Background
This is a predicted structure of a 477-nucleotide part of an RNA (small-subunit ribosomal RNA, 5' domain) from Pinus albicaulis. Its Rfam family is "Bacterial small subunit ribosomal RNA".

Context: one part of a larger RNA
RNA sequence: UGCUGAACAUUGGUGGCAUGCUUAACACAUGCAAGUCAGAUGGGAGGUAGUGAUUCUAGUGGCAGAUGGGUGAGUAAUCCAUAAGAACCUACCAUUAGGAGGGGAACAAUAGUUGGAAACAGUUGCUAAUACCCCAUAGGAUGAGGAGAAAAAGGAGGAAUAUGCACAAGGAGGGGUUUGCGUCUAAUUGGUUAUUUGGUGAGGAUAUGACUUACCAAGGAAACAAUCAGUAGUUGGACCGAGAGGAUGAUCAUCCACAUUGGAACUGAGACAUCGCCCAAAAACCUACAUAAGGCAGUAGCAGGAAAUUUUACACAAUGGGAAAAAUCCUAAUGGAGCAAUGUCACGGGAAGGUAGAAGGCCCAUAGGUCAUGAACUCAUUUUCUUAGAGAACAAGAAAUGACAGUAUAUGAGGAAUACACAUCAGUUAACUCUGUGACAUCAGUCAUGGUAAGGUAGAGGGUGUAAGAAUUAUCC
Numbered sequence: 001u002g003c004u005g006a007a008c009a010u011u012g013g014u015g016g017c018a019u020g021c022u023u024a025a026c027a028c029a030u031g032c033a034a035g036u037c038a039g040a041u042g043g044g045a046g047g048u049a050g051u052g053a054u055u056c057u058a059g060u061g062g063c064a065g066a067u068g069g070g071u072g073a074g075u076a077a078u079c080c081a082u083a084a085g086a087a088c089c090u091a092c093c094a095u096u097a098g099g100a101g102g103g104g105a106a107c108a109a110u111a112g113u114u115g116g117a118a119a120c121a122g123u124u125g126c127u128a129a130u131a132c133c134c135c136a137u138a139g140g141a142u143g144a145g146g147a148g149a150a151a152a153a154g155g156a157g158g159a160a161u162a163u164g165c166a167c168a169a170g171g172a173g174g175g176g177u178u179u180g181c182g183u184c185u186a187a188u189u190g191g192u193u194a195u196u197u198g199g200u201g202a203g204g205a206u207a208u209g210a211c212u213u214a215c216c217a218a219g220g221a222a223a224c225a226a227u228c229a230g231u232a233g234u235u236g237g238a239c240c241g242a243g244a245g246g247a248u249g250a251u252c253a254u255c256c257a258c259a260u261u262g263g264a265a266c267u268g269a270g271a272c273a274u275c276g277c278c279c280a281a282a283a284a285c286c287u288a289c290a291u292a293a294g295g296c297a298g299u300a301g302c303a304g305g306a307a308a309u310u311u312u313a314c315a316c317a318a319u320g321g322g323a324a325a326a327a328u329c330c331u332a333a334u335g336g337a338g339c340a341a342u343g344u345c346a347c348g349g350g351a352a353g354g355u356a357g358a359a360g361g362c363c364c365a366u367a368g369g370u371c372a373u374g375a376a377c378u379c380a381u382u383u384u385c386u387u388a389g390a391g392a393a394c395a396a397g398a399a400a401u402g403a404c405a406g407u408a409u410a411u412g413a414g415g416a417a418u419a420c421a422c423a424u425c426a427g428u429u430a431a432c433u434c435u436g437u438g439a440c441a442u443c444a445g446u447c448a449u450g451g452u453a454a455g456g457u458a459g460a461g462g463g464u465g466u467a468a469g470a471a472u473u474a475u476c477c
Base pairs, nucleotide, nucleotide: 002476004474006473007472010469013347014346015345016344017343018342019340020339021305028301030300031299032298035063036062037061040060041059043057044056045055046054070258071257072256080182082180083179084178085177088175089174090173093171095169096168099165101135102134103133104132111124112123113122114121115120154163156161184230185229192220193219196218197217198216199215200214201213202212203211233255235253236252237248239246240245260281261280262279263278311337314335315334319333320331321330322329323328352378353377360371361370362369363368385414386413387412388411390409421466422465423464424463425462427446428445432461433460434459435458436457
């Protein structure tokens, strides 16, 4: 000099685009952030004089909830980056091949009843299904003594039909798993390992394997740095540098890990899930003391910490996601607005004329010089500003559908009207004089300065630099 998710005091006109708890993975009031399907299903309710049609939905059932969004505590290798591999799984999606015959028993809801402060729970009876079970049907697998094992579902429509169901095959996308190489500091950390390393049998798993187990052997990795200790999420990247390299990992994208702390499994194609369940702990809430309810590192917001970081706002119009035959519903993802000079880019504060070279300030050799084309004044103009009515695009081409938005933008009217600060002036380093002070007061990044003419201190005039910023502090190169 450059850089920053910056901060501080000071100053502050506008717009576009970005960015905004780096600290306490500290504690959280309140609202919202994952539902949907009545074209799977038995009821109930609204409405009606009643029926039908229609609307709503607590329960059973299906799919989704393993995505999206957040954070970086842990992790130095069960991670990541890169390059390969074989012993695997895969809901939805698309492709292909044939297939769906016959029966049965229940359980919610509801009704009755019992317990409880509540949350909720027990019991008796009834009932439907794309919920559950049995038989039939087998290309195929195991097996050869005996024995054992496997499917299906319908609903809508007048029909055509499209849709759903079950089995199989390969595919796509996704995931699990193995290996090579690379990945911070310390040797004032030199020894380490006992399921540890390997074999056989068995079990388990989607799959390989000490993954687990019984027996046997005594191995395994390590100065090419094991082990122990400290620190740390990783990468693409962004910053500095001519490069080599240094330092870094905010925003955006990828992978990983976590969800108050610790542990365990259930369901499922997929989780050891957490706005699911269970147990324990801490703090905190309710209680009739037997219990019961909760987890913002989602989005707003609050307390606290800190030098320090925003609105308890709008909309599903667009893009995408979930459910549904669809209409549609949900979506704090997302789209947009608000706040902040936090950054970056751009615009503006006027233009032309105007000498009595004005008053005034400062310097001065008293001649003059300078602030200075500067002001006044004259003349027109209107970026911005005020005001009036008009008014978009992003909608995806029949029509309809706009949160942003009465925004952007153009047009008319008005009047120079609304808009400059901060630092610095000895050298480094662009920019100089006067006055005060007198080793005092000060200044200072560094070298230095100040002792009565200080270009270095303070003030004034003038200059220089950057400019809606400028200086200081902090960090990195």